[in-house]
RNA sequence: GGAGUCGGCUGAAUGGUCGCUGUCCCUGCGGGGAUGGAGGAAAGUCCGGGCUCCAUAGGACAGGAUGCCAGGUAAUGCCUGGGAGGCGUAAGCCUACGGAAAGUGCCACAGAAAAUAUACCGCCUGAUCGGCCGGCCUUGGCGGGCCGAUUCGGUAAGGGUGAAAUGGUGCGGUAAGAGCGCACCGCGUCGCUGGCAACAGCGGCGGCAGGGUAAACCCCAUCCGGAGCAAGACCAAAUAGGGGAACAGACGGCUCGCCGUCACGCGUGGUCCGCGCGGUUCCCGGGUAGGUCGCUUCAGGUGCGCGGCGACGCGCAUCGCAGAUGAAUGACCAUUCUCGACAGAACCCGGCUUACAGGCCGGCUCCCACC
Numbered sequence: 001g002g003a004g005u006c007g008g009c010u011g012a013a014u015g016g017u018c019g020c021u022g023u024c025c026c027u028g029c030g031g032g033g034a035u036g037g038a039g040g041a042a043a044g045u046c047c048g049g050g051c052u053c054c055a056u057a058g059g060a061c062a063g064g065a066u067g068c069c070a071g072g073u074a075a076u077g078c079c080u081g082g083g084a085g086g087c088g089u090a091a092g093c094c095u096a097c098g099g100a101a102a103g104u105g106c107c108a109c110a111g112a113a114a115a116u117a118u119a120c121c122g123c124c125u126g127a128u129c130g131g132c133c134g135g136c137c138u139u140g141g142c143g144g145g146c147c148g149a150u151u152c153g154g155u156a157a158g159g160g161u162g163a164a165a166u167g168g169u170g171c172g173g174u175a176a177g178a179g180c181g182c183a184c185c186g187c188g189u190c191g192c193u194g195g196c197a198a199c200a201g202c203g204g205c206g207g208c209a210g211g212g213u214a215a216a217c218c219c220c221a222u223c224c225g226g227a228g229c230a231a232g233a234c235c236a237a238a239u240a241g242g243g244g245a246a247c248a249g250a251c252g253g254c255u256c257g258c259c260g261u262c263a264c265g266c267g268u269g270g271u272c273c274g275c276g277c278g279g280u281u282c283c284c285g286g287g288u289a290g291g292u293c294g295c296u297u298c299a300g301g302u303g304c305g306c307g308g309c310g311a312c313g314c315g316c317a318u319c320g321c322a323g324a325u326g327a328a329u330g331a332c333c334a335u336u337c338u339c340g341a342c343a344g345a346a347c348c349c350g351g352c353u354u355a356c357a358g359g360c361c362g363g364c365u366c367c368c369a370c371c
Base pairs, nucleotide, nucleotide: 001367002366003365004364005363006362007361008360009359010358012336013335014334015333016332017331018330020037021036022035023034024033025032026031039342043353044352046351047350048349049348050347051228052227053226054225058273059272060271061270063224064223065222066221067220068082069081070080071079072078083097084095085094086093087092098219099218103217104216105213106212107211120159121158122155123154124153126151127150128149129148130147131146132145133144135142136141137140167185168184169183170182171181172180186208187206188205189204190203191202192201193200194199232293233292234291235290242284243283244282245281246280247279249262250261251260252259253258254257264278265277266276267275298320300319301318302317303316304315305314306313307312337340
């Protein structure tokens, strides 16, 4: 100097005029003053909660979610650290990462064959037929070698097909071959060591279940009420305390009007049991749609110290940082320069994901050149 990778900050600024809005103070009720007023993602509505209500709310099944280990947190499918596998020269990055020896399903086409396993080409022994060569003895016999074809048998090492071919490589052995034998690797199992653990290393034994796939069904472990601020609470006002239909049963006790049991109906995911309530359900018609609270002080921010590899925790100090409700920060002018991206709260918070012009800072890795 270049390339890469990881992390962090910012997201136009200043001044003036008019306009909007929260809180507090003053007010002659017209208003005036002081002070605050959109984000790192406010987006997605994907997760987890706080809060409110059902409601007194338990159990089982079905259903759903997550899926290596250990921690963090209010909690999570999140975060941190570690392990395994993969990519990268590396710094780093990714993972839907429990189980295939519980069972079922699937692996197109090609290929002999993708599981009740097998032979297309090829290799080898034997037999038969044909051709060629030459040896021995001797005039007709006895053997042998090579090539081709057919066939019985052996074979899965070599070749082919395929994403994948029945563990891999090498040596020996064999008629030719094969874990057939051996060595190493792989696989299974047992033990020891290290680690909280996932797991790693070492050693012994075994020729060894043919592979893959669970983001296929399934099995295993853990977890799971629901609805949502248009939740919900209160105040005021008005109307028609309107009309109609269905179900409302049986038994027992007794002080004759009540109580109890079963049935029936209802109760914020489904089914059943339990529990609670008791009149329940449906249709037509009418009134209101106003105001206040919820509504912003919270698992809150910042600074420092201590503990921890870290996420984070503890302690002290300090700060208060939008609360609108058809919906508040807009318009104009001037100047500056890094010339302005993605984009607007609506109960709140913690995450994840997605979008982002320009500018700034830091750690680490690799390459080149010079000293």
Bacterial RNase P class A from a Gammaproteobacteria bacterium, 371 nucleotides, folded computationally. Its mean pLDDT, the model's own confidence on a scale to 100, is 77. Of the family's consensus pairs, 97% are formed in the model. It matches the Rfam family "Bacterial RNase P class A". By type it is a ribozyme. Rfam links the family to the GO terms tRNA processing, ribonuclease P activity and dimeric ribonuclease P complex. The sequence was found by an Rfam model in a public genome assembly. Taxonomically the source falls in Gammaproteobacteria (Bacteria, Pseudomonadati, Pseudomonadota).